The prediction has a mean pLDDT of 76. A computed fold for a 348-nucleotide RNA from Burkholderiales bacterium PBB1, annotated as Bacterial RNase P class A. It is recorded under the gene name rnpB. It matches the Rfam family "Bacterial RNase P class A". About the family: Ribonuclease P (RNase P) is a ubiquitous endoribonuclease, found in archaea, bacteria and eukarya as well as chloroplasts and mitochondria. By type it is a ribozyme.
RNA sequence: GAAGCAAGCCAGACCGCCGCUGGUGCACUGUCCCGAAAGGGCGCACUGGAGGAAGGUCCGGACUGCACAGGGCAGCGCAGCAGCUAACGGCUGUCCACCGCGAGGUGAGGAUCAGAGCUACAGAGACGAGUCGGGGUUCAGGUCGCAAGGCCUGGGCUUCGGGUGAAACGAGCAAUCUCUGCGCGCAGCAACACCAAAUAGGCCGACGUUGAUGUGGCUCCGCGGAGUCGGCGGGUAGGUGGCACCGAGCCGUGCAGCGAUGCACGGCCCAGAGGAAUGGCGGUCACGGCGGGGCGGGCGCAAGCCCGCCCGGCUGCACAGAAUCCGGCCUAUCGGCUCGCUUCACAC
Numbered sequence: 001g002a003a004g005c006a007a008g009c010c011a012g013a014c015c016g017c018c019g020c021u022g023g024u025g026c027a028c029u030g031u032c033c034c035g036a037a038a039g040g041g042c043g044c045a046c047u048g049g050a051g052g053a054a055g056g057u058c059c060g061g062a063c064u065g066c067a068c069a070g071g072g073c074a075g076c077g078c079a080g081c082a083g084c085u086a087a088c089g090g091c092u093g094u095c096c097a098c099c100g101c102g103a104g105g106u107g108a109g110g111a112u113c114a115g116a117g118c119u120a121c122a123g124a125g126a127c128g129a130g131u132c133g134g135g136g137u138u139c140a141g142g143u144c145g146c147a148a149g150g151c152c153u154g155g156g157c158u159u160c161g162g163g164u165g166a167a168a169c170g171a172g173c174a175a176u177c178u179c180u181g182c183g184c185g186c187a188g189c190a191a192c193a194c195c196a197a198a199u200a201g202g203c204c205g206a207c208g209u210u211g212a213u214g215u216g217g218c219u220c221c222g223c224g225g226a227g228u229c230g231g232c233g234g235g236u237a238g239g240u241g242g243c244a245c246c247g248a249g250c251c252g253u254g255c256a257g258c259g260a261u262g263c264a265c266g267g268c269c270c271a272g273a274g275g276a277a278u279g280g281c282g283g284u285c286a287c288g289g290c291g292g293g294g295c296g297g298g299c300g301c302a303a304g305c306c307c308g309c310c311c312g313g314c315u316g317c318a319c320a321g322a323a324u325c326c327g328g329c330c331u332a333u334c335g336g337c338u339c340g341c342u343u344c345a346c347a348c
Stems, first nucleotide, its partner, number of pairs: 001344005007338004012285007020049007030042001032041003051319001055330002058328005063188004075184005080094005095109001096107004110179002115177002117173003132161013192241004202232006214223004249268008287316004292311008
């Protein structure tokens, strides 16, 4: 210098103005606004305000409700060995297998002496099947022979061989069922708890066909004809909490451990809506991209090409937006930075 491997980090910075939203403080404590109520809103100041994946909702937990003596069956999931963790299908270390020259990467790595199923093509035969050729033996039939027996054909048993094929009585596959071991009750913040209308329906009480409530003229008289009034309780709409400041929390240091991780000490408080805030405008700087102009250098006969510096213009541009919270996995991502390591080449 080139090509790689692995780990970690950033995701423009600053200033001004105007907004949105959470918290705190001070005002207001009001004949205020929305609403029947419950409840929510309205001013000023200070202060917090998206991510490494907030994403997919795949896995595991916290939390909540229901169920639940214990055990088993079924169902689902996991699988070398050892460890970490609240837990995991995650992570760490290590063995083995495969890939890579290597740094490293990948792994769906229990069991095929319990049973079932499958093994393409080729081949006579492919899962306890099959008989192509030779030999031995035996049985049946035919034929020759007086007989002993010989020959031919077919079947059984056995042995050897050639050929096919990954594999021919010896195996493979559990990424097929199955077996073994281990784990799992079900549902999910639209969980759940509380406050709580209108309408309809329920229960109780009072009054009412001896005429109520209603209604027309209004102490009376008419019309009319079966409900009216009050209370209680449940559910729904709606509202509040859950819910965001105490946590499996973040940062730093030390100790233990190869490591994942754990422990101790110190410091910090760090988004929180409910149609859903986290934005807009202007300026300066940095950086990337695309044109233009100037200067210098190199190559070339030339046209021109390449490199560096300066000036000015346009553009702003990755994936992507919290919704109960947390730990993971997977997927997406313009570009930039740092540390470590490998291979090759060159120089000393």